[in-house]
RNA sequence: AGAGCAGCUCGGGCGGCCGCUGUGUCCGAGAGGGCAGAGAGGAAAGUCCGGGCUCCACAGGGCAGGAUGCCGGGUAAUACCCGGUCGGCGCGAGCCGGAGGACAGUGCCACAGAAAACAAACAGCCCCUCCGGGGGCAAUGGUGAAAAGGCAGGGUAAGAGCCUGCCGGAUGCGGCGCAAGCUGUAUGCCUGGCAAACCCCAUCCGGAGCAAGAUCGAAUAGGGGGGGAUGAGGUAGCCCGCUGACCCCCGGGUACGAUCGCUUGAGGUGUUCCGCAAGGAACUUCCCAGAGAAAUGGUCGCCAUAUACAGAACCCGGCUUAUGAGCUGCUCAUUUG
RNA sequence: GGGCUUGUAGCUCAGUGGAUAGAGCGACGGCCUCCUAAGCCGUAGGUCGGCAGUUCGAAUCUGCCCAAGCUCGCCA
Numbered sequence: 001a002g003a004g005c006a007g008c009u010c011g012g013g014c015g016g017c018c019g020c021u022g023u024g025u026c027c028g029a030g031a032g033g034g035c036a037g038a039g040a041g042g043a044a045a046g047u048c049c050g051g052g053c054u055c056c057a058c059a060g061g062g063c064a065g066g067a068u069g070c071c072g073g074g075u076a077a078u079a080c081c082c083g084g085u086c087g088g089c090g091c092g093a094g095c096c097g098g099a100g101g102a103c104a105g106u107g108c109c110a111c112a113g114a115a116a117a118c119a120a121a122c123a124g125c126c127c128c129u130c131c132g133g134g135g136g137c138a139a140u141g142g143u144g145a146a147a148a149g150g151c152a153g154g155g156u157a158a159g160a161g162c163c164u165g166c167c168g169g170a171u172g173c174g175g176c177g178c179a180a181g182c183u184g185u186a187u188g189c190c191u192g193g194c195a196a197a198c199c200c201c202a203u204c205c206g207g208a209g210c211a212a213g214a215u216c217g218a219a220u221a222g223g224g225g226g227g228g229a230u231g232a233g234g235u236a237g238c239c240c241g242c243u244g245a246c247c248c249c250c251g252g253g254u255a256c257g258a259u260c261g262c263u264u265g266a267g268g269u270g271u272u273c274c275g276c277a278a279g280g281a282a283c284u285u286c287c288c289a290g291a292g293a294a295a296u297g298g299u300c301g302c303c304a305u306a307u308a309c310a311g312a313a314c315c316c317g318g319c320u321u322a323u324g325a326g327c328u329g330c331u332c333a334u335u336u337g
Numbered sequence: 338g339g340g341c342u343u344g345u346a347g348c349u350c351a352g353u354g355g356a357u358a359g360a361g362c363g364a365c366g367g368c369c370u371c372c373u374a375a376g377c378c379g380u381a382g383g384u385c386g387g388c389a390g391u392u393c394g395a396a397u398c399u400g401c402c403c404a405a406g407c408u409c410g411c412c413a
Base pairs, nucleotide, nucleotide: 002332003331004330005329006328007327008326009325010324012303013302014301015300016299017298018297020039021038023036024035025034026033027032041309045320046319048318049317050316051315052314053209054208055207056206060240061239062238063237065205066204067203068202069201070084071083072082073081074080085099086097087096088095089094100200101199105198106197107194108193109192122141123140124137125136126135127134128133149167150166151165152164153163154162168190169189170187171186172185173184174183175182176181213260214259215258216257223250224249225248226247227246233243234242235241267286268285270283271282272281273280274279338412339411340407341406342405343404344403347362348361349360350359355393364380365379366378367377368376386402387401388400389399390398
């Protein structure tokens, strides 16, 4: 110098001028003005998960439905994170895994092939034969994505876990580990795959969503029809249960009105302690957008001539996707010293 | 802002693990006709919205993205 792996940080800075939106304070009768201070992100995004919050029974029983799925831990919770196990990929640093169950049952495995699963026997091998055939076999060939453990030797008429050794698996027993699992040993015990097919098992999940919901207010007319305590309507799949007076249709009016919810929160910074880590505890300190057609911008100069993806809308924790630059540690190969 | 639906040929759709992905209309060419329409025959046209994964095998199953629509007749 090249190729690559993992992790972390930042998301231009300073100054001048002109603006925008809230807050505090002062002046002003008011309109408004002065001063001070604040004003988007690491993803604010997708809305894919999980929770808070609000209403419906402080969410209850059953069915249906959905989600998760090696083990242990973290957390408010998770499908997330950390640590480990096993499997796979990579020369390696490392990375990936939706990783329970296929003797609970059902189903599927096209074409090819003899046979796609309680095995069977196409070519073939071997034995017998009265030459019609009868019997034994599954090593070899061929088909396929997949063919009933694999390799080698012995054995045999030919063969075969039939026997032996090694390897792989299963089961029993012992040791280690909280566990997943690892390991030693014995037994020839060796009868596919698909569950991101239905399903079974275990665990979890009530529903809707801030346009939730609460209060106030403007307008108009309560006009017509139907249903309802023999239970309307609600409980956002159904039944039970609960609740309990209005509900539906037609036809009209009006204001995309105001206030609350709304931002102090599982919050941020720092120190110490515990933990391998994720994280937790204690103390300290800070207040850091809350709009409602929706503010956070423009321009000039310098640093160096230059800035990617992108704009909060109830809040938070994750995941995923988009994206610029820098730093640290490590790996591989080559060359040089 | 929230919630939901859809994506297969130019258009409308079918196909829901095993095909060379089909049908109707349309397009193009030919036949018929004096010409056109209708009719008949034939041809072309598809990254199954994109990228991954599961599977021997994916338009179909799963995940993540992308686009369009639901315009007060999805929700105040």
Molecule: RNase P RNA; transfer RNA
Organism: Fretibacterium sp.